[in-house]
Context: one part of a larger RNA
RNA sequence: UGAUGGGGCAUGCACAAGCGGUGGAGCAUGUGGUUUAAUUUGAUGCAAAGCGAAGAACCUUACUAGGGCUUGACAUGCUGUGAAUCCUCUUGAAAGAGAAGGGUGCCUUCGGGAACGCAGACAUAGGUGGUGCAUGGCUGUUGUUAGCUUGUGCCGUAAGGUGUUGGGUUAAGUCCUGCAAUGAGCGUAACCCUCAUGUUUAGUUGCCAACGUUGAGUUUGGAACCCUGAGCAGACUGUCGGUUAUAAGUCGGAGGAAGGUGAGGAUGACAUCAAGUCAUCAUGCCCCUUAUGCCCUGGGCGACACACGUGCUACAAUGGACGGGACAAAGGAUCACGAUCCCACAAAGGUGAGCUAACUCCAAAAACCUAUCCUUAGUUCAAAUUGUAGGCUGCAAUUCGCUUGCAUGAAGCUGAAAUUGCUAGUAAUCAUCGAUCAGCCAUACAACGAUGAAUUUGUUCCCAGGCCUUGUACA
Numbered sequence: 001u002g003a004u005g006g007g008g009c010a011u012g013c014a015c016a017a018g019c020g021g022u023g024g025a026g027c028a029u030g031u032g033g034u035u036u037a038a039u040u041u042g043a044u045g046c047a048a049a050g051c052g053a054a055g056a057a058c059c060u061u062a063c064u065a066g067g068g069c070u071u072g073a074c075a076u077g078c079u080g081u082g083a084a085u086c087c088u089c090u091u092g093a094a095a096g097a098g099a100a101g102g103g104u105g106c107c108u109u110c111g112g113g114a115a116c117g118c119a120g121a122c123a124u125a126g127g128u129g130g131u132g133c134a135u136g137g138c139u140g141u142u143g144u145u146a147g148c149u150u151g152u153g154c155c156g157u158a159a160g161g162u163g164u165u166g167g168g169u170u171a172a173g174u175c176c177u178g179c180a181a182u183g184a185g186c187g188u189a190a191c192c193c194u195c196a197u198g199u200u201u202a203g204u205u206g207c208c209a210a211c212g213u214u215g216a217g218u219u220u221g222g223a224a225c226c227c228u229g230a231g232c233a234g235a236c237u238g239u240c241g242g243u244u245a246u247a248a249g250u251c252g253g254a255g256g257a258a259g260g261u262g263a264g265g266a267u268g269a270c271a272u273c274a275a276g277u278c279a280u281c282a283u284g285c286c287c288c289u290u291a292u293g294c295c296c297u298g299g300g301c302g303a304c305a306c307a308c309g310u311g312c313u314a315c316a317a318u319g320g321a322c323g324g325g326a327c328a329a330a331g332g333a334u335c336a337c338g339a340u341c342c343c344a345c346a347a348a349g350g351u352g353a354g355c356u357a358a359c360u361c362c363a364a365a366a367a368c369c370u371a372u373c374c375u376u377a378g379u380u381c382a383a384a385u386u387g388u389a390g391g392c393u394g395c396a397a398u399u400c401g402c403u404u405g406c407a408u409g410a411a412g413c414u415g416a417a418a419u420u421g422c423u424a425g426u427a428a429u430c431a432u433c434g435a436u437c438a439g440c441c442a443u444a445c446a447a448c449g450a451u452g453a454a455u456u457u458g459u460u461c462c463c464a465g466g467c468c469u470u471g472u473a474c475a
Base pairs, nucleotide, nucleotide: 001475002474003472004471005470006469007468008467009466011464012463014459015458018422019421020420021419022418025313026312027311028310029309030308031307032306033304034303041052042051063299064298065297066296067295068294069293072124076123077122078120079119080118081117082116086101088099089098090097091096106113107112126288127287129286130285131284135282136281137277138276139275140273142271147186148185149184150183151182152181153162154161155160166177167176168175192265193264194263195262197233198232199231200230201229202228203227207222208221209220210219236259239253240252241251242250243249302441315415319374320373321372323370324369325368331362332361333360337354341350342349381412386407387406388405389404390403391402392401428451429450430449432447434445
């Protein structure tokens, strides 16, 4: 000087106060284990485990069995030959192998050349092979915690110290004040984006009015409102009072759409964990080179005594069923979205208007309101499982897709020890949309709105980190 034990100070959904969960059930999904020809692989306390994977039937695919290739699927260079393309047949699971046929374009200085195919020899290709403990880059974590340093000066023999400590204050090493310190830098804050208010400007496809209509469409007019886009204003402890040290600040009030960081996001210092990634990519070294490379068919990644994680659906009456009625936001769409009509119990199918979209379509929002039935039951709860008949995508749905009808109707009556999220438009509940995508195992992820609480005015304790102080046989 650090690390760690004690003490002090302050902080945090850390506890407390509350609300809802997990842990029990069924299923979905990931992991371990076991099994297997293979169940490819990485990730393993927090900080692995609905994670890489924003989508494994083939492909993907890295694994496995079998069938093939060896200058190679891909790149550059050399030589020879033929343009390439095309058509037919045999064999094969395919990859491929073999045979036969016809046929010559483009540029040209007529020598040849470009592009492409085949053959040959070598330089070399190739490797999702190893090492993340050889590395770059990127990322996680402590942690959006308030820290981490330095010039000069001063103190100390030196390691080092001081500044950065003290008194206040703050979300903050934020600011004030004092001081052998005085300056500075990286962080904090602010600058950036979204939301909340007003104003200016612009009005089409949006908005309003009139005419008209069963309902739409169409037409005409308007720029006030709504809305959309761009610009500007606005919040700064600015103002008043109390308090404090006439400070920084803090408490209360006014005005205001918003008040003390307005709400949310992006933004992550010095370092730490030889943290993660050689399988995004790049890369040193090592290794393979008729194979650890490449092509193909089938299988596997989907197995199943079990253990763990993350979720979904429930166990019902604040509910379930059925009829009627209402209110969003944000997205996506031309090999797309697909209205209308017909047909079907339904999934779907046929038809194909409109729309390259503030115009058309996806699109029905659902919780909610209202009328009726059910009456506490393993039930008109719950939906697993299984049977059967269909539909869709796609060469292909058996291993292994989604979906519809009918039948079947399991466990489950609120969950031990333990454990987790959340402080406001939050939790909880409810639907909607998107990326990936032929289809989809999505109950995931990412976004969007609707309804909308309870509790905390505290820091004794648990946990985490920060500052000061003190002990230490630790470094």

A computed fold for a 475-nucleotide part of an RNA from Spatholobus suberectus, annotated as small-subunit ribosomal RNA, 3' major domain.
Its Rfam family is "Bacterial small subunit ribosomal RNA". Gene Ontology terms of the family: structural constituent of ribosome and ribosome.
The coordinates come from a structure-prediction model, not an experiment, and the mean pLDDT is 83.
The organism belongs to Spatholobus, within Eukaryota.